[in-house]
RNA sequence: GCGGCGGUAGUUUAAUGGUAGAACCUUAGCCUUCCAAGCUAAUGACGAGGGUUCGAUUCCCUCUCGCCGCU
Numbered sequence: 001g002c003g004g005c006g007g008u009a010g011u012u013u014a015a016u017g018g019u020a021g022a023a024c025c026u027u028a029g030c031c032u033u034c035c036a037a038g039c040u041a042a043u044g045a046c047g048a049g050g051g052u053u054c055g056a057u058u059c060c061c062u063c064u065c066g067c068c069g070c071u
Stems, first nucleotide, its partner, number of pairs: 001070007010024004018054001026042005047063005
């Protein structure tokens, strides 16, 4: 330098154009003599910028970061 794959919550991970779900973590409540465990609830996310579209995590372009391969 070229090509491929990927970037979603603090962490792991779904969602192939129609209000972004889940688990763990955190916080609060219940339970318990206390702790742990368990139950309930809450907070919190689409890497950045543009384009297409009535509507974009999703499709297109550029940039950026990571991994792999080639040179």
The RNA shown here (transfer RNA) has 71 nucleotides and comes from Sulfuritalea hydrogenivorans sk43H. RNAcentral holds the sequence, with entries from Rfam. Rfam family: tRNA. It is annotated as a transfer RNA. Lineage of the source: Bacteria > Pseudomonadati > Nitrosomonadales > Sterolibacteriaceae > Sulfuritalea hydrogenivorans.